Predicted 3D model of a 73-nucleotide RNA (transfer RNA) from a Candidatus Magasanikiibacteriota bacterium. Rfam family: tRNA. Rfam links the family to the GO term triplet codon-amino acid adaptor activity. By type it is a transfer RNA. The sequence is in RNAcentral, with records from ENA. The coordinates come from a structure-prediction model, not an experiment, and the mean pLDDT is 82.
RNA sequence: AGCGGGAUAGAGCAAUUGGCAGCUCGUCGGGCCCAUAACCCGAAGGUUCCAGGUUCGAGUCCUGGUCCCGCAA
Numbered sequence: 001a002g003c004g005g006g007a008u009a010g011a012g013c014a015a016u017u018g019g020c021a022g023c024u025c026g027u028c029g030g031g032c033c034c035a036u037a038a039c040c041c042g043a044a045g046g047u048u049c050c051a052g053g054u055u056c057g058a059g060u061c062c063u064g065g066u067c068c069c070g071c072a073a
Base pairs, nucleotide, nucleotide: 002071003070004069005068006067007066010025011024012023013022019056027043028042029041030040031039049065050064051063052062053061
């Protein structure tokens, strides 16, 4: 060469049969407190690895590519 798994917000991960992209932590703002932590409320943050294809519609299906992990040799 070959086989399998993975790439989604700053980090770690979900997303059912193709039908509104979400959770925890973190960050920011506010509340509470003498103050800080904790706790409570809210907000921001996404070209779903890249390029195509199928479809009314793709994170999901198909093709090619890149990178990571494992198996085998």